[in-house]
Context: one part of a larger RNA
RNA sequence: UGACGGGGGCCCGCACAAGCGGAGGAACAUGUGGUUUAAUUCGAUGAUACGCGAGGAACCUUACCCGGGCUCGAACGGUGCUUGAAUGAGUAUGAAAGUAUUCAGCUAGCAAUAGCAAGUAUCGAGGUGCUGCAUGGUUGUCGUCAGCUCGUGCCGUGAGGUGUCGGCUUAAGUGCCAUAACGAGCGCAACCCCUACCGUUAGUUACCAGCAAGUAAAGUUGGGGACUCUGACGGGACUGCCACCGUAAGGUGUGAGGAAGGUGGGGAUGACGUCAAAUCAGCACGGCCCUUACGUCCGGGGCGACACACGUGUUACAAUGGGGGGGACAAAGGGCCGCUACUCGGCGACGAGAUGCCAAUCUCCAAACCCUCUCCCAGUUCGGAUCGAAGUCUGCAACCCGACUUCGUGAAGCUGGAUUCGCUAGUAAUCGCGCAUCAGCCAUGGCGCGGUGAAUACGUUCCCGGGCC
Numbered sequence: 001u002g003a004c005g006g007g008g009g010c011c012c013g014c015a016c017a018a019g020c021g022g023a024g025g026a027a028c029a030u031g032u033g034g035u036u037u038a039a040u041u042c043g044a045u046g047a048u049a050c051g052c053g054a055g056g057a058a059c060c061u062u063a064c065c066c067g068g069g070c071u072c073g074a075a076c077g078g079u080g081c082u083u084g085a086a087u088g089a090g091u092a093u094g095a096a097a098g099u100a101u102u103c104a105g106c107u108a109g110c111a112a113u114a115g116c117a118a119g120u121a122u123c124g125a126g127g128u129g130c131u132g133c134a135u136g137g138u139u140g141u142c143g144u145c146a147g148c149u150c151g152u153g154c155c156g157u158g159a160g161g162u163g164u165c166g167g168c169u170u171a172a173g174u175g176c177c178a179u180a181a182c183g184a185g186c187g188c189a190a191c192c193c194c195u196a197c198c199g200u201u202a203g204u205u206a207c208c209a210g211c212a213a214g215u216a217a218a219g220u221u222g223g224g225g226a227c228u229c230u231g232a233c234g235g236g237a238c239u240g241c242c243a244c245c246g247u248a249a250g251g252u253g254u255g256a257g258g259a260a261g262g263u264g265g266g267g268a269u270g271a272c273g274u275c276a277a278a279u280c281a282g283c284a285c286g287g288c289c290c291u292u293a294c295g296u297c298c299g300g301g302g303c304g305a306c307a308c309a310c311g312u313g314u315u316a317c318a319a320u321g322g323g324g325g326g327g328a329c330a331a332a333g334g335g336c337c338g339c340u341a342c343u344c345g346g347c348g349a350c351g352a353g354a355u356g357c358c359a360a361u362c363u364c365c366a367a368a369c370c371c372u373c374u375c376c377c378a379g380u381u382c383g384g385a386u387c388g389a390a391g392u393c394u395g396c397a398a399c400c401c402g403a404c405u406u407c408g409u410g411a412a413g414c415u416g417g418a419u420u421c422g423c424u425a426g427u428a429a430u431c432g433c434g435c436a437u438c439a440g441c442c443a444u445g446g447c448g449c450g451g452u453g454a455a456u457a458c459g460u461u462c463c464c465g466g467g468c469c
Stems, first nucleotide, its partner, number of pairs: 008469006015460002019423005026315008034306002042053002064301007076124009087104007106115003126290002129288003135284002137279003140275001142273001147186006153162003166177003192267004197235007207224002211222003238261001241255001242253004304442001317416001321375007333364003338357002342353004382413001387408007429452007
């Protein structure tokens, strides 16, 4: 000077408390450990690994294993020599890769040769092999916590201190006052984006008040620029006004006005640094190692194993519910190797036809909810695992190892021990919808979108983390 204390003071945070819903018990999905295996490729391991890298493992991917091949090599550049246009079609063998082989088949130049390709020799190749404790870059975390520093001056022999302390205040080292300090930088805040209100402007594919036309119905048509909406540009919120408290900064309020009130809500934004934190398998890169193999091609298998243990989830255990019938309302996105209205066939997954749309034009397109009928507390009309059968679709191919449909089957489970997690408002809870990846899909995951829509906070003694003295 720091760090630490079951030392003290002050102060924050879903940290506790107050509440609501979960996890821990069940079945299944998924990741991990362990075990097994020819291989079950590799990495990630308290918080900060474990639905993580992976935003798509049947082949491919693929890095692993077994087997069959190749050695200038799967791709690329240079040089020498030899041969041949390139290329196309086939035959034999084979699981394929490949190997062997047949036929057709050039241009420019007198020529040497050149173009292009193959073979051969050679110089570079190639390696998801090792080291993240040699590194770059990127990332997690403390933490969106309010801190971390510098110049000059002053103090101290010096390390260093002061400033940055103290009082008040703030979400904030935010500000005010005080002051051997005076200033400044990186952070805070603001500037950026979305959202809530209004105005101006612009109206097509969106909209339709008034005027016509038109229909079984319909912005369907003429038209309109009002409204909704969609863009663009502005305004608006600043403790500005009022009252009270305070020297001030600021605080308080059923205050006024206002769509919004004291940072309005959300996002992006992450200081100096910490953990020799993570990543050599995204990429790059030093060193080391392999070079007829630790490179590379192919077929098959594995990454999907299963006594068990843990994490994260999904579905439930029911009546605030299950089932049947009828009716209504979104947002944000996607669409030509695509999304498909509509009609027909099929109980259905889907198939056949057909039409519109490169899309504010066409299309994918809601559920919870409301009305009505039924079930009557039961392992049930709850629950749907598992298994049997028959199918549909994608794809060269669904045995290992896909999704979906129909019929049958109908397991555990009656609210879960110790313990533990999330959340303070359009939040939790609950309901569906979309997208990326993608032929298909093991998505219950991830990232978004809207619908319905709560309870509680006395307080800071205690637990955890953090800040200042």
Notes:
Small-subunit ribosomal RNA, 3' major domain from an uncultured bacterium, 469 nucleotides, folded computationally. Its mean pLDDT, the model's own confidence on a scale to 100, is 83.